[in-house]
Context: one part of a larger RNA
RNA sequence: UGACGGGAGCCCGCACAAGCAGUGGAGUAUGUGGUUUAAUUUGAAGCAACGCGAAGAACCUUACCGGAGCUUGACAUCCGCAGAAGGCUGGGUAAAUCCGGCCGUGCCCUUCGGGGAGCUGCGAGACAGGUGGUGCAUGGUUGUCGUCAGCUCGUGUCGUGAGAUGUUGGGUUAAGUCCCGCAACGAGCGCAACCCUUACUGUUAGUUGCUACGGAAGAGCACUCUAACAGGACUGCCGUUGACAAAACGGAGGAAGGUGGGGAGGACGUCAAAUCAUCAUGCCCCCUACGUUCCGGGCUACACACGUACUACAAUGGCGUAACAGAGGGGAGCAAGGGCGCGAGCCGGAGCAAAUCCCAAAAUAACGCCCCAGUUCAGAUUGCAGGCUGCAACUCGCCUGCAUGAAGUCGGAAUUGCUAGUAAUCGCGAAUCAGCAUGUCGCGGUGAAUACGUUCCCGGGCUUUGCACA
Numbered sequence: 001u002g003a004c005g006g007g008a009g010c011c012c013g014c015a016c017a018a019g020c021a022g023u024g025g026a027g028u029a030u031g032u033g034g035u036u037u038a039a040u041u042u043g044a045a046g047c048a049a050c051g052c053g054a055a056g057a058a059c060c061u062u063a064c065c066g067g068a069g070c071u072u073g074a075c076a077u078c079c080g081c082a083g084a085a086g087g088c089u090g091g092g093u094a095a096a097u098c099c100g101g102c103c104g105u106g107c108c109c110u111u112c113g114g115g116g117a118g119c120u121g122c123g124a125g126a127c128a129g130g131u132g133g134u135g136c137a138u139g140g141u142u143g144u145c146g147u148c149a150g151c152u153c154g155u156g157u158c159g160u161g162a163g164a165u166g167u168u169g170g171g172u173u174a175a176g177u178c179c180c181g182c183a184a185c186g187a188g189c190g191c192a193a194c195c196c197u198u199a200c201u202g203u204u205a206g207u208u209g210c211u212a213c214g215g216a217a218g219a220g221c222a223c224u225c226u227a228a229c230a231g232g233a234c235u236g237c238c239g240u241u242g243a244c245a246a247a248a249c250g251g252a253g254g255a256a257g258g259u260g261g262g263g264a265g266g267a268c269g270u271c272a273a274a275u276c277a278u279c280a281u282g283c284c285c286c287c288u289a290c291g292u293u294c295c296g297g298g299c300u301a302c303a304c305a306c307g308u309a310c311u312a313c314a315a316u317g318g319c320g321u322a323a324c325a326g327a328g329g330g331g332a333g334c335a336a337g338g339g340c341g342c343g344a345g346c347c348g349g350a351g352c353a354a355a356u357c358c359c360a361a362a363a364u365a366a367c368g369c370c371c372c373a374g375u376u377c378a379g380a381u382u383g384c385a386g387g388c389u390g391c392a393a394c395u396c397g398c399c400u401g402c403a404u405g406a407a408g409u410c411g412g413a414a415u416u417g418c419u420a421g422u423a424a425u426c427g428c429g430a431a432u433c434a435g436c437a438u439g440u441c442g443c444g445g446u447g448a449a450u451a452c453g454u455u456c457c458c459g460g461g462c463u464u465u466g467c468a469c470a
Stems, first nucleotide, its partner, number of pairs: 001470002004466002007464007015454002019418005026311008034302002042053002064297007073127001077126002079123005086103007107116003129286002132284003138280002140275003143271001145269001150189006156165003169180003195263004200231007209221003234257001237251005313411001317370005328359003333352002338347003377408001382403007424446007
């Protein structure tokens, strides 16, 4: 000087408290451990691994296993020889691949001998190749403390020196934010602001939008909306408190008030944190195999344990008849009206490269049935019959109908999230994607309770004190 303390003081955070809804019990989904296996490829490991890499494992992916093959190789550059490339087609095989048949002769230069570019086949070697090892050799990228308020420098001064001062003190703030004081005076990276979005208004613009309407033609641009530019919020005004300060509290006006809400944005550093399997890369290792092609299998196993979710246990409910969004997506696409089917879906195809057309709401409200039961709750499991995608759904997809109708009656110790359009609850969309979503990322609908307070638990900031540590 740091680190640490079951030392002290001050302060903050859904940290506790006050509340609401959960997890832990059940079934299922999914990830992990373990076990099993020919293989169950691999990484991630307290917080900060475990619906994580994976925004989608039937084949492919795929890295794993078994078998069948290749060895200048699936891929790149160079050399020699031959042939344009390519298209159609027969046979063997599980396929990779092997053996054939037919057609075809192009482009550029030319002294018509040929040469060249591109592609294919054969041959020789230089080489290729490696998701093999090391993240404790590395770059790059990322997590975390933490959006916490800190981390430093120049000059000066003090100290023999390590260092100190500044950065401490009195107030104040979300903030090393600002004010005052002070051997310090300044400055940098952070904070804040500048950026995007949302909330209000104006101007401009008016189709595909909007208006009068049951709908259309025609008309218009006031309204809604769209999208460009402006305005608006600054403790600016008033009062009180304060040290005549910074500021705090209350008020006015205002769509909005004290950072208005949300996002993006992550200082110096810590954890030899994560990643050699995105990529790049040193060194080591393999080189007829640790490379590469194909088929089949596996990654989906299952006495068990844990994490994260979904669905429930019902009457604020279940079942039956019936309205209103936002943000997105759409051409090998989205698909309306119509017809068929109980349904998944099928037939057909208007319109739409989309403010025009399509995908396309649910909870809610009203009426009726159920009458507290393992039930008209719950839906696992299983049987049968179908639909869709796709060469192909046995291992191993999703969906529909009929039948079957398990556990479960609110969950021990423990533990999580959340302070407002939030929690809770309801549906919708997108990426990935042939198909496959209870996951992820977004979107809107309905819409609460509580916060006395900082004694305690956890984490953090500043000052001070002690010292087994560096």
RNAcentral holds the full RNA, with entries from Greengenes. A computed fold for a 470-nucleotide part of an RNA from an uncultured bacterium, annotated as small-subunit ribosomal RNA, 3' major domain. Its mean pLDDT, the model's own confidence on a scale to 100, is 85.